[in-house]
Context: one part of a larger RNA
RNA sequence: GGAUGAACGCUAGCGGCAGGCCAAACACAUGCAAGUCGAGGGGUAACAGGGAUUGCUUCCAAUCCGCUGACGACCGGCGCACGGGUGCGUAACGCGUAUACAAUCUACCUUUUGCUGAGGGAUAGCCCAGAGAAAUUUGGAUUAACACCUCAUGGUAUUAUUGAUUGGCAUCGAUUAAUAAUUAAAGGUUACGGCAAAAGAUGAGUAUGCGUCCUAUUAGCUAGAUGGUAAGGUAACGGCUUACCAUGGCAACGAUAGGUAGGGGCCCUGAGAGGGGGAUCCCCCACACUGGUACUGAGACACGGACCAGACUCCUACGGGAGGCAGCAGUGAGGAAUAUUGGACAAUGGAGGCAACUCUGAUCCAGCCAUGCCGCGUGCAGGAAGACUGCCCUAUGGGUUGUAAACUGCUUUUAUACAGGAAGAAACACUCCCUCGUGAAGGGAGUUUGACGGUACUGUAAGAAUAAGGAUCGGCUAACUCCGUGCCAGCAGCCGCGGUAAUACGGAGGAUCCAAGCGUUAUCC
Numbered sequence: 001g002g003a004u005g006a007a008c009g010c011u012a013g014c015g016g017c018a019g020g021c022c023a024a025a026c027a028c029a030u031g032c033a034a035g036u037c038g039a040g041g042g043g044u045a046a047c048a049g050g051g052a053u054u055g056c057u058u059c060c061a062a063u064c065c066g067c068u069g070a071c072g073a074c075c076g077g078c079g080c081a082c083g084g085g086u087g088c089g090u091a092a093c094g095c096g097u098a099u100a101c102a103a104u105c106u107a108c109c110u111u112u113u114g115c116u117g118a119g120g121g122a123u124a125g126c127c128c129a130g131a132g133a134a135a136u137u138u139g140g141a142u143u144a145a146c147a148c149c150u151c152a153u154g155g156u157a158u159u160a161u162u163g164a165u166u167g168g169c170a171u172c173g174a175u176u177a178a179u180a181a182u183u184a185a186a187g188g189u190u191a192c193g194g195c196a197a198a199a200g201a202u203g204a205g206u207a208u209g210c211g212u213c214c215u216a217u218u219a220g221c222u223a224g225a226u227g228g229u230a231a232g233g234u235a236a237c238g239g240c241u242u243a244c245c246a247u248g249g250c251a252a253c254g255a256u257a258g259g260u261a262g263g264g265g266c267c268c269u270g271a272g273a274g275g276g277g278g279a280u281c282c283c284c285c286a287c288a289c290u291g292g293u294a295c296u297g298a299g300a301c302a303c304g305g306a307c308c309a310g311a312c313u314c315c316u317a318c319g320g321g322a323g324g325c326a327g328c329a330g331u332g333a334g335g336a337a338u339a340u341u342g343g344a345c346a347a348u349g350g351a352g353g354c355a356a357c358u359c360u361g362a363u364c365c366a367g368c369c370a371u372g373c374c375g376c377g378u379g380c381a382g383g384a385a386g387a388c389u390g391c392c393c394u395a396u397g398g399g400u401u402g403u404a405a406a407c408u409g410c411u412u413u414u415a416u417a418c419a420g421g422a423a424g425a426a427a428c429a430c431u432c433c434c435u436c437g438u439g440a441a442g443g444g445a446g447u448u449u450g451a452c453g454g455u456a457c458u459g460u461a462a463g464a465a466u467a468a469g470g471a472u473c474g475g476c477u478a479a480c481u482c483c484g485u486g487c488c489a490g491c492a493g494c495c496g497c498g499g500u501a502a503u504a505c506g507g508a509g510g511a512u513c514c515a516a517g518c519g520u521u522a523u524c525c
Base pairs, nucleotide, nucleotide: 001525002524003523004522006521007520008519009518010517013376014375015374016373017372018371019369020368021334026332027331028330030329031328032327035078036077037076040075041074043071044070047069048068049067050065051064052063053062054061055060085287086286087285094212095211096210097209098208099207100206101205104204105203109200110199111198112197113196114195115194116193117151118150119149120148127140128139129138130137131136157182158181159180160179161178162177163176164175165174166173167172187192213259214258215257220250221249222248225247226246227245228244229243230242231241232240262284263283264282265281266277267276268275269274289310290309291308292307293306312323313322314321315320340366342365343364344363348362349360350359351358352357379410380409381408382407390400391399392398393397416461417460418459419458420457424452429447430446431445432444433443434442435441436439469514470513471512472511473510474495475494476493480509481508482507483506484505490497491496
């Protein structure tokens, strides 16, 4: 000198864009953050419409009827494994990079082919009867489905046996024939779905080469340990697991142990080589009160799922229960220090749905903070009696403050007031029209939708009106005098200054440097 997720002191007009718990992965009140589908189902708790009956025949009220729109709870489907947070752990194939899978899986989506036959028994809900303070739960009766089960059919599926052709990358792979066995489906208001197989896309899994911090005041480490055979297990290879057999394997090119740490793209600095860092944004990994376990599922060993153990907090009728902000806000604590218990789904994206739509603290916006970067302004021109005051000097006089002010003219960015006022919106859906290869295909026209926001922006009005500070002035280092103090009070980054003429302390005048900031502290180069 540059830089910062900064903090502190003094000061402060505005806007744009960004950023905002670095510490206690400490504990959390409250609200919200994952639902959706009635075009799967039985149904009808609430709302609305309709119908019937009664009171009553005007209004109105009550009861009944799922008849209709819809729809609480329930069964079922899909989603909840994404999105969002944090950096505890991890020195590891975790990450980065380059490969491999002839050792693998992949819901939804796209393409292609074929199929979708016949039956059955339950169960939630509803109803009845209970237990419990509650959380919750028991028994009985009854009912549906795209829930569940059985049978049939089936092949380019799987397994076994026997062949054939062909290729390679070692184990082997691909294609094909025959026989046997095994495994499918779901209907539906005809809009849509379901099953099998093949391929694609996407996502994931696994393996390997190389790279990846400090300590030798850590020198030996290892028993599923290293390899083989067999079996089990997995989507899949493999000591992944088990039995048996062998005795191997790693290490001074640093094993093992200890410390520290999420990794990368990137960021800061530097001419570069290097050095330092890992905030925001993007990719990967790990975690979700602590530890463990599996279930469901295409996918989890699952942040707002389950079970067990533990610590903590809360409720309790003492028998027993409930909870997990490292989601968004917010609270306490810690700390030098870091924001609102805001608005909207209008856009982008996601889930469900044929769709309308619903949900979405993702996201888009607004609020707070000079935390940073950038931009603008706080006037401009003229004006010498070089005014007054202040300060200084060699003091009837000069210098400086200083064109500075007064005064004259001009402008109105910005602020204020008033008026107008966006782009971001194109779609979906609906109506109409057109095109062709006639498809719920494509194109066109119309209609509809804005949280931000009466915001940005534009115009008009009046008026210099609404707006400057901070640090420094001995040398390094740009900028000097006076007064006070008298080794005192104090300053200080280093050298050092102060003991009676201090350009170094304190004040004043003046000056210098930056400027809505300026200094100090901390850290890195």

The part of an RNA shown here (small-subunit ribosomal RNA, 5' domain) has 525 nucleotides and comes from a marine sediment metagenome. It matches the Rfam family "Bacterial small subunit ribosomal RNA". Gene Ontology terms of the family: ribosome and structural constituent of ribosome.